[in-house]
Context: one part of a larger RNA
């Protein structure tokens, strides 16, 4: 000089940041991933309509419970345990990959069939949840047709090998329908584009009181496995592979872009924001799918917890709040989807503790304020003293003023742009017409913050100053008290009867809503 501080004393106000560095300890409660009826049978609730013996019963599909079904749930949010590693930075490779949603060419969407879940009727369980029989639906599923491409093989071109282009034999494979229409969708299969795997060079920590380390090791061939290459695995064959240029082990640690200091070099650090890894009570393991070996999926074991008819079962806040607990120490169980962003959806909207806000905290930055002028009888008072004085000291008092911020009325936003509705008008196409879609222009409407921020008048100097220091580094001294006592101290060191070094008090000196102390780095 700086801090994600903390502790003392103090403490008016505002923008802006920032807040568990410790226990990856344990979690009460509520939220943090859900959407679509324009993918489907359908009616559990409500609304409407008929009907009623007022108990209900029918119909609609305005609308939508559960369930099939598709996207999504792999993003966003958390944390730093754990990793000395191609984990991360930096440049490069893939002629060894993969890529849903998106965009662009092409070129299909043709015909069949069988269940099942809701449901209805019966069981078993305390539950958690589950059986049996019956019935129906599809954009759930499962056949058959075409299919140039796409695959597998060969030739022949070009190339840097496997990577283009032809040409020819073969294999085996697609599709889905909704909506009155328009839309929206599907399937093949080539291009972007985005995303992601994998490999290679270099870089960036401590110990040699760790010097030897290694048997799937190192290297072939061949099988299998993956999107891919590849001891990745496995059979056989050979005996190889790293090391004082520091292997192995140990110990500590996410990594960066930045941040902190310093004239640079360098040195410390990796809080917040950004990228990039890893992890989700612990340890294993796969399933689904474009993508996980999946934080609020799943299955086994482990420890905890908690329900239980004792037969079983239930659960993981390192999401946002909050709670015990540990510490020196770190926040509301808040308001909104009005903005941006995200998942669903043709949309209208629905969902988002993403975010956007307010709380709370001098934790930090920055900025204001506590009054301004005038005012010598140099008043009282206070400390001093040589008793003349000096001193606080224009400070006060009194006079003259402002009104920042405060108090009180009052006006009061910008952040809002779509999308929608409602009129109007303008082309294309489909239709018998219209409605409907696509453009445009008007008008309406939509704000958690918030009656917030900012304006206006009005009132009173009235609500608002502290800390440390003052022996020398070091800017600031003199009384008193005490007597190597009591005490101070960062370093030298004061203190044993006149202590600028201890305590009080005057006065000074620096900073100031702060100001000392402590820790940690330069």
């Nucleotide at each position: 000089g700086a801090c994600g501080a903390a502790c003392g004393c103090u403490g008016g106000c505002g923008g802006c940041g920032u807040g568990c560095u410790u226990a990856a300890c344990a979690c009460a409660u509520g939220c943090a991933a859900g959407u679509c009826g324009a993918a489907c049978g359908g009616a559990a609730a409500g609304g409407c309509c008929u009907u009623u013996u007022c108990g209900g019963a029918g119909g609609u599909a305005c609308u939508c419970g559960a369930g099939u079904g598709g996207c999504g749930a792999a993003c966003g949010g958390g944390u730093g345990a754990g990793u000395a590693a191609c984990a991360c930075g930096u440049g490069g490779g893939u002629g060894a990959u993969c890529u849903g949603c998106c965009c662009u060419g092409c070129a299909c969407u043709c015909u069949g069939g069988g269940a099942u879940a809701a449901g209805c009727c019966u069981g078993g369980g305390a539950a958690a949840c589950u059986g049996g029989g019956u019935c129906u639906a599809a954009u759930a599923c499962c056949g058959g047709a075409u299919a140039g491409g796409a695959c597998c093989g060969c030739a022949c071109u070009u190339u840097a090998g496997u990577g283009u282009g032809u040409g020819u034999g073969g294999u085996g494979g697609a599709a889905a329908g909704u909506u009155u229409u328009u839309u929206c969708g599907g399937u093949g299969u080539a291009g972007g584009a985005u995303g992601a795997g994998c490999c290679c060079g270099c870089g960036g920590c401590c110990u040699a009181u760790c010097a030897g380390c290694u048997u799937g090791u190192u290297g072939g061939u061949g099988g299998g496995g993956u999107a891919a290459c590849g001891g990745c695995u496995c059979a056989c064959c050979a005996a190889g592979g790293c090391g004082a240029c520091g292997a192995u082990a140990c110990a500590u640690a996410g990594c960066c872009g930045a941040c902190c200091u310093g004239a640079g070099a360098g040195g410390g650090u990796g809080a917040u924001c950004g990228g990039c890894c890893a992890c989700a009570c612990u340890g294993g393991g796969a399933c689904u799918g474009a993508g996980a070996c999946a934080c609020g999926g799943c299955c086994c074991a482990g420890a905890c917890u908690c329900c239980u008819a004792c037969g079983g079962g239930a659960g993981g806040c390192a999401g946002c709040a909050g709670u015990a607990g540990g510490g020196a120490a770190u926040c509301u169980u808040c308001g909104g989807c009005a903005a941006u962003g995200g998942a669903c959806g043709g949309a209208a909207g629905u969902c988002u503790g993403a975010c956007c806000g307010a709380g709370c905290a001098a934790c930090g930055c920055c900025g204001c304020g506590u009054g301004a002028g005038u005012g010598a009888g140099g008043a009282a008072g206070g400390u001093u003293u040589u008793c003349g004085g000096a001193u606080c000291g224009u400070a006060a008092a009194g006079c003259u003023c402002u009104g920042u911020u405060g108090u009180a009325a009052g006006a009061g936003a910008a952040g809002a742009a779509c999308g929608a509705g409602u009129g109007u008008g303008a082309g294309a196409g489909u239709g018998g017409a219209a409605a409907g879609u696509u453009c445009a222009c008007a008008c309406u409407g939509u704000g958690a913050c918030g009656g917030u921020a900012u304006c206006u008048u009005a009132c009173c100097a009235g609500a608002a100053a502290g800390g440390g220091a003052c022996g020398g580094c070091u800017a600031a001294c003199u009384a008193c008290g005490u007597g190597c006592c009591a005490g101070c101290a960062g370093c030298c060191g004061c203190g044993g009867u006149a202590a600028u070094a201890c305590g009080u008090a005057g006065g000074u000196c620096c900073c100031g809503a702060g100001c000392g102390u402590u820790g940690u780095c330069c």

The prediction has a mean pLDDT of 80. A computed fold for a 522-nucleotide part of an RNA from an uncultured bacterium, annotated as small-subunit ribosomal RNA, 5' domain. Rfam family: Bacterial small subunit ribosomal RNA.